[in-house]
RNA sequence: AGUUUGAUCCUGGCUCAGAACGAACGCUGGCGGCGUGGAUAAGACAUGCAAGUCGAGCGAUCAUUGGCGGGUAGCAAUAUCUGCCAGUGGGAGCGGCGCAAGGGUGCGUAACACGUGGGCAAUCUGCCGUGAAGUUGGGGAUAACCUCGAGAAAUCGAGGCUAAUACCGAAUGCGACCCGGAGGAGGCAUCUUCUCUUGGUUAAAGCUGGGGACCGUCGGGCCUGCCGCUUCAUGAUGAGCCCGCGUCCUAUCAGCUAGUUGGCGGGGUAAAAGCCCACCAAGGCAAAGACGGGUAGCUGGUCUGAGAGGACGACCAGCCACACUGGAACUGAGACACGGUCCAGACACCUACGGGUGGCAGCAGUCGAGAAUUUUUCACAAUGGGGGAAACCCUGAUGGAGCGACGCCGCGUGGGGGAUGAAGGGCUUCGGUUCGUAAACCCCUGUCAUCUGUUAACAAACCUUCCGGGCCAAUACCCCGGAAGCUGAUAGUAGCAGAAGAGGAAGGGACGGCUAACUCCGUGCCAGCAGCCGCGGUAAUACGGAGGUCCCAGGCGUUGUUCGGAUUCACUGGGCGUAAAGGGUGCGUAGGCGGUUAGGUAAGUUCGAUGUGAAAGCUCCGGGCUCAACCCGGAAAUGGCAUUGAAAACUACCUAACUUGAGGGUCGGAAGGGAGACUGGAAUUCCCGGUGUAGCAGUGAAAUGCGUAGAUAUCGGGAGGAACACCAGUGGCGAAGGCGAGUCUCUGGACGACACCUGACGCUGAGGCACGAAAGCUAGGGGAGCAAACAGGAUUAGAUACCCUGGUAGUCCUAGCCGUAAACGGUGUGUACUUGCUGUGGGCGGAUUCGACCCCGUCCGUGGCGCAGCUAACGCGAUAAGUAGACCGCCUGGGGAGUACGGCCGCAAGGUUAAAACUCAAAUGAAUUGACGGGGGCCCGCACAAGCGGUGGAGCAUGUGGUUUAAUUCGACGCAACGCGAAGAACCUUACCAGGUCUUGACAUCCUGAGAAUCCUUUAGAGAUAGAGGAGUGCCUUCGGGAAUUCAGUGACAGGUGCUGCAUGGCUGUCGUCAGCUCGUGUCGUGAGAUGUUGGGUUAAGUCCCGUAACGAGCGCAACCCUUGUCCUUAGUUGCCAGCACAUAAUGGUGGGAACUCUAAGGAGACUGCCGGUGACAAACCGGAGGAAGGUGGGGACGACGUCAAGUCAUCAUGGCCCUUACGACCUGGGCUACACACGUGCUACAAUGGCCGGUACAGAGGGCAGCGAUCUCGCGAGGUGGAGCUAAUCCCAGAAAACCGGUCGUAGUCCGGAUUGGAGUCUGCAACUCGACUCCAUGAAGUCGGAAUCGCUAGUAAUCGCGAAUCACAAUGUCGCGGUGAAUACGUUCCCGGGCCUUGUACACACCGCCCGUCACACCAUGGGAGUGGGUUGCAAAAGAAGUGGGUAGUCUAACCUUCGGGAGGGCGCUCACCACUUUGUGAUUCAUGACUGGGGUGAAGUCGUAACAAGGUAGCC
Repeated sequence: AGUUUGAUCCUGGCUCAGAACGAACGCUGGCGGCGUGGAUAAGACAUGCAAGUCGAGCGAUCAUUGGCGGGUAGCAAUAUCUGCCAGUGGGAGCGGCGCAAGGGUGCGUAACACGUGGGCAAUCUGCCGUGAAGUUGGGGAUAACCUCGAGAAAUCGAGGCUAAUACCGAAUGCGACCCGGAGGAGGCAUCUUCUCUUGGUUAAAGCUGGGGACCGUCGGGCCUGCCGCUUCAUGAUGAGCCCGCGUCCUAUCAGCUAGUUGGCGGGGUAAAAGCCCACCAAGGCAAAGACGGGUAGCUGGUCUGAGAGGACGACCAGCCACACUGGAACUGAGACACGGUCCAGACACCUACGGGUGGCAGCAGUCGAGAAUUUUUCACAAUGGGGGAAACCCUGAUGGAGCGACGCCGCGUGGGGGAUGAAGGGCUUCGGUUCGUAAACCCCUGUCAUCUGUUAACAAACCUUCCGGGCCAAUACCCCGGAAGCUGAUAGUAGCAGAAGAGGAAGGGACGGCUAACUCCGUGCCAGCAGCCGCGGUAAUACGGAGGUCCCAGGCGUUGUUCGGAUUCACUGGGCGUAAAGGGUGCGUAGGCGGUUAGGUAAGUUCGAUGUGAAAGCUCCGGGCUCAACCCGGAAAUGGCAUUGAAAACUACCUAACUUGAGGGUCGGAAGGGAGACUGGAAUUCCCGGUGUAGCAGUGAAAUGCGUAGAUAUCGGGAGGAACACCAGUGGCGAAGGCGAGUCUCUGGACGACACCUGACGCUGAGGCACGAAAGCUAGGGGAGCAAACAGGAUUAGAUACCCUGGUAGUCCUAGCCGUAAACGGUGUGUACUUGCUGUGGGCGGAUUCGACCCCGUCCGUGGCGCAGCUAACGCGAUAAGUAGACCGCCUGGGGAGUACGGCCGCAAGGUUAAAACUCAAAUGAAUUGACGGGGGCCCGCACAAGCGGUGGAGCAUGUGGUUUAAUUCGACGCAACGCGAAGAACCUUACCAGGUCUUGACAUCCUGAGAAUCCUUUAGAGAUAGAGGAGUGCCUUCGGGAAUUCAGUGACAGGUGCUGCAUGGCUGUCGUCAGCUCGUGUCGUGAGAUGUUGGGUUAAGUCCCGUAACGAGCGCAACCCUUGUCCUUAGUUGCCAGCACAUAAUGGUGGGAACUCUAAGGAGACUGCCGGUGACAAACCGGAGGAAGGUGGGGACGACGUCAAGUCAUCAUGGCCCUUACGACCUGGGCUACACACGUGCUACAAUGGCCGGUACAGAGGGCAGCGAUCUCGCGAGGUGGAGCUAAUCCCAGAAAACCGGUCGUAGUCCGGAUUGGAGUCUGCAACUCGACUCCAUGAAGUCGGAAUCGCUAGUAAUCGCGAAUCACAAUGUCGCGGUGAAUACGUUCCCGGGCCUUGUACACACCGCCCGUCACACCAUGGGAGUGGGUUGCAAAAGAAGUGGGUAGUCUAACCUUCGGGAGGGCGCUCACCACUUUGUGAUUCAUGACUGGGGUGAAGUCGUAACAAGGUAGCC
């Protein structure tokens, strides 16, 4: 930072960005430097190498060289054989030193293993340094070698010879050690140390260089030097042992321990010690975690982190452990020994089957396992090690090279110019834009790689020669210093120089947000992506490809792991009222913490000094490789530990004191505090008796039940159990649970007053102990009422419930268990401090007063409201959730789960302690806005009610569904589709079907060619169309041509009622003409938001008034607009006609008139303006006057923010997709008109308020030239003929009908009703067959007022009556208008429906058509139990006993020394005892795997059953 929500704040988890790695995998790969490389099988190993060296310790031997001899051959030179001496070299042996180092690995080990600091007065130390002393004189063997023998081999046996720096006595003893004696010093308990001293014990080895005198057996002695040897002391180095402190997880490991703990004595070791043994005692360890289990080498350090921490312990360095597994010792200064020995075991190899051999966790290398880790390389040149006097030898230590992008660091893949912004790719609104100065092209450069040439440093020593000095008798030897010389694996490498040429050298990942980077195509919940949130269901910046872009770059990504972010275990640095989290309550142990004063001590504390804190690393400074990585030098740091000195404030400890904390004393009042005993009245029930009669009881309504065998009711009496009305109070008491009639007894606590006593005696409290509602359990009582279970009755789809009638445990008592509750104030206990107001319980004081009340103050309790402060908010607020101390308990995402296993407790039920696998990306808290509620309040609407008339039943019309069909074109689907699009389907329309045709097309633009256009006739065909013939030559002109039009051709394109209304515009419906919806500024709130807009009134209205942290404003309401109702003015034709005339049978017909009606322009009028009342002095309401009209006068137009992915791609427009000789276009015919059925909307009816017949009257608004069409005339009629008038206040459509008057019918399927059918016609039209309307004659169906249900309407309305118009050739019962006649009812707002405002609850927000629970069924996953089964580890009790060590032992053997010569001392072998590895048996514990079956759990778009929860969730919910 992302992610819970509609949004918000918080809590809280998950996830990401960073750094790192001994890594691995994918794609890619130019060079160099420096590092690094078996993390897994401590699996098994072929082969080679990794530890030898010394001849100046010793004997022998072989080869060879030289010298001196001898033999043989030869005249001799010489050749050959042989002896001795010397040199060189080889391989064995004796002997010495080394092999205990170096190198590897991390099995084991939770330990004095490691780290750190100490101790050894409890120790050792080869080689090395220093110092002291010495190195005398003898002896006996043995390997090699020779001979013999055994064996396949490995190897061994016997006999014989020989040497030593091998072995053994002896001498000497500076010393050392031991037993004593005397004296001194010190310390730490045992003790240590110094001086003197009697006695005893105890060493040795030689080799070699050089050399003057002297001696000599001629080897030498002797002198001198080096190297050795012995003893002692000391140093250094190394090692051993002991101690303090530190050092992982687990208590679901709580007790462990017999050599165990200690002592005395002994043994043993280099050395303390139960290290070992005998005896004695009974100790030792443990909650500050013993014992057990799991895991693990430890550290310097490494990674990360701001730090504190966390994780790790590769490479490098220190320590430890191990060397096939287990055991054991030997040798040695050092080992219980990686390349030694012995034994046992497993494995492998050899074998003649008798027996032997081996140990890469050294360097390479092999197989195996694994995601995975290198060459069977070069050299001892350097550094270091072993041996040696040295040369030198050895050295897979080491130095190098090789392989691997495994890591870090550096370099390169070119640089500059270059716009026709090339081609090409991508996108495109088709204009362009982008890749892009990128390329091409021009001019340069030359790093790296390549080739050629040249060529380092790391080298200084040892050694050799020379010079100088030292030692010495010495010029020699030896030592020291100087000079010269010699030595290079890497390597002909690094470096340098030259040559050539941009020539050889770039990829990986990403691009929805987090997170830098966007478009096109493909795909269509498919394929796929994904770290989290999440993408994909036809326009995907999220999949796949492409173009472009971004990031990093010889790498880039992915995976894994660690730290970080995570203050998400919180020491730094968190929390617990409601989010996870206060133990149910108290008493109290350990522990933690603790009042005032003074003195002392110095453990903590503070300051200083000293030692240590290895090196490397980190940091800083400087330096070296061209830089860097890397390396070198120096500094700093190493918060620690130890020793020591000082200080004394604080803590601690000691001493002495104090009174305020705490406790006590005296006095006092209050209380459902506890226990026991006794007592009381009301009520229920039951029993007895009386009165009395038909019901009672119960419910929403009933029924079960009780009652004529007498209930209920009522009166009297009795029995029994349980609970205690009123008082009674956010009143009292108690630690909590809890406690309520009264009296008595016993008993606990709190409070007040006094300030008398003690003198810190205190607070908290892990474990522990006690108490602890209800239910439940055991035993025994008791049992009135109530009442789980159970039974019956209802309810219901069901009803194992809610309701009713019964009813048993239980509820009560005694004794004992249980130990849990939403045991809650969801708030641990205790202390101190911090503005206030107001109730109430208990006490005390003051003032006042006779007293009481009232008032003031104070202490303790218990409430309300509130300041500051706190809190995520809600809220808390002296009874804190404020401010601070003390101590305890508890929490760390949701689910799994308070579950499993194990332990403890319990009679049981069960309680307590308490996980994991797996799974999800959330779960939660508070508050906000909505929506919703079978929540509440207020209000409205033909919403109900009150009425009138309908629909639903019939016939028909029309629309829809369904069915049918070649097609019955398409759309519309609750209200808000269904007489809707369609204001009008015979063809056309027409989109559908069949058949016949066309392909630049029926239609548009452009180009080319030809022809004016156009018209007529005719043939074929169903027609489209095709063919033939004829008429006709127009307009403009600059004379080239052009315009219009037709035909033909070509290609761009046309065309589509094809799809997507869920890609869209526009238009429309609906909530709804409902009164709402918002904004600016301000204010409040962390915020979402709130306020305003809520409240009191009022209204049709968010209409207005008042109030008000709001003040204003906008869209809506209303008004402005149209129409209608009254009047006035103006104007009078086509309209009108009062008065005046004329004319007529009659008529505004005519003259005239302008009064009236009317027409159509403009005004007036109505505003709660006036009066009365009500109201708050308001708004407003009620009534009245006047008025044509009265409270928006009636009607219309007008539809806020928005909702329904509402409707429409088929009005139109339009993105995308699709078709292109067809999904386009034309034609003929058919279909949209079908018909078992269902629904909607209508018409006509069922009749007498009527039908029929006759007569008579009165409208308004419209339409009319491809038209309306009069008079006249024909027809029964539809209509025909005909054509006056009219482009309309003139003429026509045009007779209005109901009504009224008169007549008839007489309740009937009719003189009602008119469907249906037959016949005959009329009209329109190219054409009425499918399929028109109308007329006449005939026919005369259903239907007698309509079930459940349902619709409209509040006044000129409903109802009823006719008239007109649009569409239209014709074709309305539909639609839109017009007028005529003209009602009834509204008490009212309980209920149904819809809506508005406020409020409340919410687990809803796709918003109740919501959410959501459990069983069952299916699939998968992990897990518990489980008769058991198979492994691992381990305890105990035994058996067993190799090798070895120690003890014993005279069976056997025996060189050195002693001997009296017999033997002895000593030793070897053997035997035996003890200990003990492997191994075996029995029995436990623990852990892992597995197991028929079984338990629950989790997960899984659309399974089953119900409806538990969320609203009063429909029985409030929960524990």
Molecule: small-subunit ribosomal RNA
Organism: uncultured prokaryote